[in-house]
Context: one part of a larger RNA
RNA sequence: CCCGCUGCUAGACGGAAAGACCCCGUGAACCUUUACUGUAGCUUUGCAUUGGACUUUGAACAGACUUGUGUAGGAUAGGUGGGAGGCUAAGAAGUGGCGACGCUAGUUGUCAUGGAGCCGUCCUUGAAAUACCACCCUGGUGUGUUUGAGGUUCUAACCUGGGCCCAUUAGCUGGGUCGGGGACCGUGCAUGGUAGGCAGUUUGACUGGGGCGGUCUCCUCCCAAAGUGUAACGGAGGAGCUCGAAGGUUACCUAGGUACGGUCGGACAUCGUACUGAUAGUGUAAUGGCAAAAGGUAGCUUAACUGCGAGACCGACAAGUCGAGCAGGUGCGAAAGCAGGACAUAGUGAUCCGGUGGUUCUGAAUGGAAGGGCCAUCGCUCAACGGAUAAAAGGUACUCCGGGGAUAACAGGCUGAUUCCGCCCAAGAGUUCACAUCGACGGCGGAGUUUGGCACCUCGAUGUCGGCUCAUCACAUCCUGGGGCUGUAGCCGGUCCCAAGGGUAUGGCUGUUCGCCAUUUAAAGUGGUACGUGAGCUGGGUUCAAAACGUCGUGAGACAGUUUGGUCCCUAUCUGCAGUGGG
Numbered sequence: 001c002c003c004g005c006u007g008c009u010a011g012a013c014g015g016a017a018a019g020a021c022c023c024c025g026u027g028a029a030c031c032u033u034u035a036c037u038g039u040a041g042c043u044u045u046g047c048a049u050u051g052g053a054c055u056u057u058g059a060a061c062a063g064a065c066u067u068g069u070g071u072a073g074g075a076u077a078g079g080u081g082g083g084a085g086g087c088u089a090a091g092a093a094g095u096g097g098c099g100a101c102g103c104u105a106g107u108u109g110u111c112a113u114g115g116a117g118c119c120g121u122c123c124u125u126g127a128a129a130u131a132c133c134a135c136c137c138u139g140g141u142g143u144g145u146u147u148g149a150g151g152u153u154c155u156a157a158c159c160u161g162g163g164c165c166c167a168u169u170a171g172c173u174g175g176g177u178c179g180g181g182g183a184c185c186g187u188g189c190a191u192g193g194u195a196g197g198c199a200g201u202u203u204g205a206c207u208g209g210g211g212c213g214g215u216c217u218c219c220u221c222c223c224a225a226a227g228u229g230u231a232a233c234g235g236a237g238g239a240g241c242u243c244g245a246a247g248g249u250u251a252c253c254u255a256g257g258u259a260c261g262g263u264c265g266g267a268c269a270u271c272g273u274a275c276u277g278a279u280a281g282u283g284u285a286a287u288g289g290c291a292a293a294a295g296g297u298a299g300c301u302u303a304a305c306u307g308c309g310a311g312a313c314c315g316a317c318a319a320g321u322c323g324a325g326c327a328g329g330u331g332c333g334a335a336a337g338c339a340g341g342a343c344a345u346a347g348u349g350a351u352c353c354g355g356u357g358g359u360u361c362u363g364a365a366u367g368g369a370a371g372g373g374c375c376a377u378c379g380c381u382c383a384a385c386g387g388a389u390a391a392a393a394g395g396u397a398c399u400c401c402g403g404g405g406a407u408a409a410c411a412g413g414c415u416g417a418u419u420c421c422g423c424c425c426a427a428g429a430g431u432u433c434a435c436a437u438c439g440a441c442g443g444c445g446g447a448g449u450u451u452g453g454c455a456c457c458u459c460g461a462u463g464u465c466g467g468c469u470c471a472u473c474a475c476a477u478c479c480u481g482g483g484g485c486u487g488u489a490g491c492c493g494g495u496c497c498c499a500a501g502g503g504u505a506u507g508g509c510u511g512u513u514c515g516c517c518a519u520u521u522a523a524a525g526u527g528g529u530a531c532g533u534g535a536g537c538u539g540g541g542u543u544c545a546a547a548a549c550g551u552c553g554u555g556a557g558a559c560a561g562u563u564u565g566g567u568c569c570c571u572a573u574c575u576g577c578a579g580u581g582g583g
Stems, first nucleotide, its partner, number of pairs: 001583008010575003014570002022404004027400002029396004035201005041194003045190005051154012064141003068137001078136005085119003094113008158181003162178006204216003213233001217239006240385001241283001242342002247301007256276006281290002284347001286345003305328004311322003317386001330339003353379007361372002411458001412456001413454003417451001419447006428438002465540001466538003470532001471529005478503003481498006505519005546564004550559003
């Protein structure tokens, strides 16, 4: 050097399983509920199946009989029309009895008696005789028809897990019969209610992981790099209106501050003078404007008009913005002219659907109408503001699928705020004396052990705390060794320099690392090694499924809260290491 054998597992980000954690998907499934929308079931009402009788009570209609008193007036005049006569021996007036109504004045019915008369036209009244006839109004009585509601009753629908008989040797079923119930129950159709019992679904996005918080449209400024534009969970503020004058026009005017003077009067009211000069004002934030004022005041007014619009700005689109000029009619001004809202930039919402007004449009044979179109206008915190639906919340540790190292938890990496270590300056402490020792206010580094930041490898898997076992390295050295200084007398020490050869505890409590305690020791070092080491062990903790407590939640469930329980696989191919054999 080559080839083996027997072992060990540090590595091959070893094998196994398209990561179960985390995020994403306009994925899924179950579960919950005061999410949404349905629905079984239950229930309400109506009609049908569903019939008879009696009774109570209501409605409509028919015909009959009645009813009716403001005042004036013989008096209890319902309205209108006709009308000069009408009723009476088929018995008038009057009288008596019994009712009905009633405004207590009377009206009216019936029976008896009676025996031949009673009433109208007249006077008053808006209206003249219930003298007579007809049609009607208000309220009432009784009859009939139709119909509603309630009650009682019947039996023939319907029911009968009552008795008996038969099919039939049958606790089913069917038939018969005797009972019981009974037009109820039950059922069908329609209808209102209730309804996680069940079903289908929804439950936003951004985000230095996700959740929690915040935000989502529009306006102004900075960022923005002197054209425009330009991001961030960058820094500051505003809007979701207002005004019939705060609009148009014509004419006119100039603010604010300071000082001094001046009754009440004051830092500030109104007045005067001087100086200053836009600091004022602008409906509302900021910016840009503004004195021929866009600021202030007054007169007259409605252009805060209708039909249009050359041409531009901006812009993915849809939107948004400016606009001379023409026609009509109008306001102000002597006129030239100005006026299609407001100094400008916020004050907002597409489409569908529906309402209202108008319309020389359309009009399913025709004429109309309905409906539709067109013009004008109205109804959205559709604010997640380019608006998925008219209509929607949660749980999952019982979970599942597709993906992601596009994105978190471990480890690594980068960084080094934080951490640890060192240095500079030296105020001060140290009786005196900055520097034996300590060192404020500040400054400069190093390390890569903490807590972080970032999200770069790994989610078709890099097993996570602690312990056991076995270690190996650094030195910022705990002991042992050698020194300097000392505020080192000595013994002990303090601090600094050199030094990594060797060494560097056992118990109690706790899952603990750590820590506290006990007792030793020369000392009981600090760190790195995927917080060394699970293809070496363990599995107490954390971190699945079961269960309980406290708390939260209506609930399903949840909790860096607690508690009991809970499957740790791999026969070593290569590198490596140990032992051993052959060439």
Large-subunit ribosomal RNA, domain V from Chitinilyticum litopenaei DSM 21440, 583 nucleotides, folded computationally. Model confidence (mean pLDDT): 85 of 100. Rfam family: Bacterial large subunit ribosomal RNA. Its family is annotated with ribosome and structural constituent of ribosome in the Gene Ontology. The full RNA is in RNAcentral, with records from SILVA.